[in-house]
Context: one part of a larger RNA
RNA sequence: GAACGAACGCUGGCGGCAGGCCUAACACAUGCAAGUCGAGCGAGGUAGCAAUACCUAGCGGCGGACGGGUUAGUAACGCGUGGGAACGUGCCUUUCACUACGGAAUAGCUUUUGGAAACGAAAGGUUAUUCCGUAUACGCCCUUCGGGGGAAAGAUUUAUCGCUGUUGGAUGAGCCCGCGUCGGAUUAGCUUGUUGGCGGGGUAACGGCCCACCAAGGCAUCGAUCCGUAGCUGGUCUGAGAGGAUGAUCAGCCUCACUGGGACUGAGACACGGCCCAGACUCCUACGGGAGGCAGCAGUGGGGAAUAUUGGACAAUGGGCGCAAGCCUGAUCCAGCCAUGCCGCGUGAGUGAAGAAGGCCUUAGGGUUGUAAAACUCUUUCAGUGGGGAAGAUAAUGACGGUACCCACAGAAGAAGCCCCGGCUAACUCCGUGCCAGCAGCCGCGGUAAUACGGAGGGGGCUAGCGUUAUUC
Numbered sequence: 001g002a003a004c005g006a007a008c009g010c011u012g013g014c015g016g017c018a019g020g021c022c023u024a025a026c027a028c029a030u031g032c033a034a035g036u037c038g039a040g041c042g043a044g045g046u047a048g049c050a051a052u053a054c055c056u057a058g059c060g061g062c063g064g065a066c067g068g069g070u071u072a073g074u075a076a077c078g079c080g081u082g083g084g085a086a087c088g089u090g091c092c093u094u095u096c097a098c099u100a101c102g103g104a105a106u107a108g109c110u111u112u113u114g115g116a117a118a119c120g121a122a123a124g125g126u127u128a129u130u131c132c133g134u135a136u137a138c139g140c141c142c143u144u145c146g147g148g149g150g151a152a153a154g155a156u157u158u159a160u161c162g163c164u165g166u167u168g169g170a171u172g173a174g175c176c177c178g179c180g181u182c183g184g185a186u187u188a189g190c191u192u193g194u195u196g197g198c199g200g201g202g203u204a205a206c207g208g209c210c211c212a213c214c215a216a217g218g219c220a221u222c223g224a225u226c227c228g229u230a231g232c233u234g235g236u237c238u239g240a241g242a243g244g245a246u247g248a249u250c251a252g253c254c255u256c257a258c259u260g261g262g263a264c265u266g267a268g269a270c271a272c273g274g275c276c277c278a279g280a281c282u283c284c285u286a287c288g289g290g291a292g293g294c295a296g297c298a299g300u301g302g303g304g305a306a307u308a309u310u311g312g313a314c315a316a317u318g319g320g321c322g323c324a325a326g327c328c329u330g331a332u333c334c335a336g337c338c339a340u341g342c343c344g345c346g347u348g349a350g351u352g353a354a355g356a357a358g359g360c361c362u363u364a365g366g367g368u369u370g371u372a373a374a375a376c377u378c379u380u381u382c383a384g385u386g387g388g389g390a391a392g393a394u395a396a397u398g399a400c401g402g403u404a405c406c407c408a409c410a411g412a413a414g415a416a417g418c419c420c421c422g423g424c425u426a427a428c429u430c431c432g433u434g435c436c437a438g439c440a441g442c443c444g445c446g447g448u449a450a451u452a453c454g455g456a457g458g459g460g461g462c463u464a465g466c467g468u469u470a471u472u473c
Base pairs, nucleotide, nucleotide: 001473002472003471006469007468008467009466010465013345014344015343016342017341018340019338020337021303026301027300028299030298031297032296035062036061037060040059041058043056044055045054046053047052069256078181079180080179081178082177083176084175092169093168096165097164099162100134101133102132103131104130109124110123111122112121113120114119140149141148142147154161155160156159182228183227184226189219190218191217194216195215196214197213199211200210201209231253232252233251234250235246236245237244238243258279259278260277261276262275281292282291283290284289309335311334312333313332317331318329319328320327321326348378349377350376351375358369359368360367361366382414384409385408386407387406388405392400417462418461419460420459421458422443423442424441428457429456430455431454432453438445439444
């Protein structure tokens, strides 16, 4: 000098754009953050004389694996980059074929009943795009090439939407490898499923991934193992560059979801707002037993130098469901708060004395503050008041918002501070103090004439900011 997710002190007019718990991955009151489909199904209810319309607890389907948050863990194929083969992929797209015949259970419901509650139990009866069987498939899978195995679901407005098997694709995952990726040797040896093989199991899939047997290997001073620290990257800051530091916001990937473990369902999870077990904590209880998980958005307590509203809307973009109308969406779009940063604008402009008053200094003549003020002549940005009023979205629908913007009106009116003045370093005098009080980034000032302390006048610098502190180059 530059930078900052900054903080602190003094000060503070407006706008645009951005940013805003770096600390306790500490604990959380309250509300909301994932639903949707009646064009799969029976049943019930409301309105109605009825036709019919609407609503939805349950079964069923799709979605809750996305979106949103966090950086605790991880020094690792985690990430970055470049390759690879042994592998799945709902929805979408594409090829071919099919959608036949039967059966069964169960929730809701009714009756009885247990419990304080959470939630159940028994009996009866029931629908389906729920479940099961048979047939068919030769394209699919297995095969000892003889053969064996395996589907389906209907709905209606009659034209579509679906269902099943199958061939490619796309998308998005899983897996393997080369190279790169912090510090410590005051860590030198580490390893027994360990290294490899044969055979099996398991997986969507290769593989000690797992198991039985066999061999005794494998890694390491080119740093194994151990310890510490840390999410990685595109980037960001700085620098002429080389490099150094860093990884907030935005984007990609990984990881985690009270702590530890586990699987279920599913195309996909070992699943933030799902389940089970254990633990700590909090809450309810009739003491028998139950409920919960903000590292979602707001918000609270706590910690801290320190970081915002318990706001509006689905209008746009995108997502889920649905034929659609539409519903949901704290994603998102907006608004609120904060000089936290960057950028822009203003706090007036012109004329005005050999120069008012006052202040300060003085050699007492004067000098300086200083065209500064006053005074005169103007202007009205911004803020203020009144009126009009968008684009964004169009077939229609605007939260933002009566916002941006435009017009009119009034009046210089409402708007300047902070740090410094010994040298480095731009800027000097007086008074007070007297090694005291104090200053200080370094050198150093202060013990009676202090340009260095405190005040004043004057001056220098920056300016809605200015200084200080911390950190990086």
This is a predicted structure of a 473-nucleotide part of an RNA (small-subunit ribosomal RNA, 5' domain) from an uncultured prokaryote.
The full RNA is in RNAcentral, with records from ENA.
Model confidence (mean pLDDT): 86 of 100.